[in-house]
Context: one part of a larger RNA
RNA sequence: UUGGGCGUAAAGGGUCUGCAGGUGGUUUUCUAAGUCUUGUUUCAAAGUCCCCGACUUAAUCGGGGGAAGGGGCAGGAUACUGGAAGACUAGAGUUAUAUCGGGGUUACUGGAAUUUGUGGUGUAGGGGUAAAAUCCGUGGAUACCACAAAGAACACCAAGCGCGAAGGCGGGAACUAGGUAUAUACUGACACUCAUAGACGAAAGCUAGGGUAGCCAAUCAGAUUAGAGACCUGAGUAGUCCUAGCCGUAAACAUUGUCUGUUAAUUUUCCCCCUUUUUGGGAGGAGAUGCUAGCUAACGCGUUAAACAGACCGCCUGGGGAGUAUAGCCGCAAGGCCGAAACUC
Numbered sequence: 001u002u003g004g005g006c007g008u009a010a011a012g013g014g015u016c017u018g019c020a021g022g023u024g025g026u027u028u029u030c031u032a033a034g035u036c037u038u039g040u041u042u043c044a045a046a047g048u049c050c051c052c053g054a055c056u057u058a059a060u061c062g063g064g065g066g067a068a069g070g071g072g073c074a075g076g077a078u079a080c081u082g083g084a085a086g087a088c089u090a091g092a093g094u095u096a097u098a099u100c101g102g103g104g105u106u107a108c109u110g111g112a113a114u115u116u117g118u119g120g121u122g123u124a125g126g127g128g129u130a131a132a133a134u135c136c137g138u139g140g141a142u143a144c145c146a147c148a149a150a151g152a153a154c155a156c157c158a159a160g161c162g163c164g165a166a167g168g169c170g171g172g173a174a175c176u177a178g179g180u181a182u183a184u185a186c187u188g189a190c191a192c193u194c195a196u197a198g199a200c201g202a203a204a205g206c207u208a209g210g211g212u213a214g215c216c217a218a219u220c221a222g223a224u225u226a227g228a229g230a231c232c233u234g235a236g237u238a239g240u241c242c243u244a245g246c247c248g249u250a251a252a253c254a255u256u257g258u259c260u261g262u263u264a265a266u267u268u269u270c271c272c273c274c275u276u277u278u279u280g281g282g283a284g285g286a287g288a289u290g291c292u293a294g295c296u297a298a299c300g301c302g303u304u305a306a307a308c309a310g311a312c313c314g315c316c317u318g319g320g321g322a323g324u325a326u327a328g329c330c331g332c333a334a335g336g337c338c339g340a341a342a343c344u345c
Base pairs, nucleotide, nucleotide: 004316005315006314007299008298012313014200015199016198017197021193022192023191025088026087027086028085029084030083031082033081034080035077036076037075038074039073040072041071042070043069049065050064051063052062053061054060091190092187093186094185095183096182097181098180099179100178103176104175105174106173108171110154114150115149116148117147118146119145120144121143125136126135162169163168205246206245207244208243209242210241214240215239219235220234221233222232257312258311259310260309261308262307266288267287268286269285270284272282273281274280294301295300318345319344320343328337329336330335
């Protein structure tokens, strides 16, 4: 390489958009490139295969015959694939109506809590822990009341609920994008996947400027301990928040790529239609549990498949060395992407 695989053994790209490429619904006619077939020519001889013969046999040698397959040319076939022209509506999309959601963006507002400040009441403790101490407090703390300020997060509603491609999203409002159902009104294959590419992408981190209530890497102190650079406690800076830009990684996980079709059941929710407005019936979307057939090494999966099939992409090939070295590209840096070998078991 062929083959075999990718939930947990190595292996699904973090997610989406999408050019090239690959693949592609039903039907009519034409064409005949692929495909099939016939003839012819060529693929030297030797050799391989079959038959006969020579040397006593074999090896060896001589004679005869015959393909299969490849290339060229000419003729024929037209089911399938391709090409050309036309038609269709079951895929896909558009339109109208209805409806759904914590989808996104922006500027705001509200109350609870916390901390701080001021004033009042009031007096000796408070805080913290397994126990303590550091710490705060007679310069009046803790506690209670009133007022003021600040920043961050949004209790209840709130659920194995919803939305989003993923990351993710929860106070109310405006703007905006999307899904789904019904109607079959319109277009008429316009589709699927997608290397390169582009966009988005938690947290931490970086640059500049703000902000800083609480929490809190680092750091300091008190404990614990043989020691304690930790776990526990008291403080506490970056950070966490906002604006503009970068970074581009995660156990980015359902460790399960996207799309299409087929294959017993049960149940929840959303929306639409019908209806004897009933705990009913039907179609569709989104979930859940557990099981039939089937699959699986087992665990388990099981109409949301890991079943049965098809299209396309990504990835794997013993452990370590190693996601390292080198080169290249990207980045302000941190580092990221791509990614070996020697050697060793």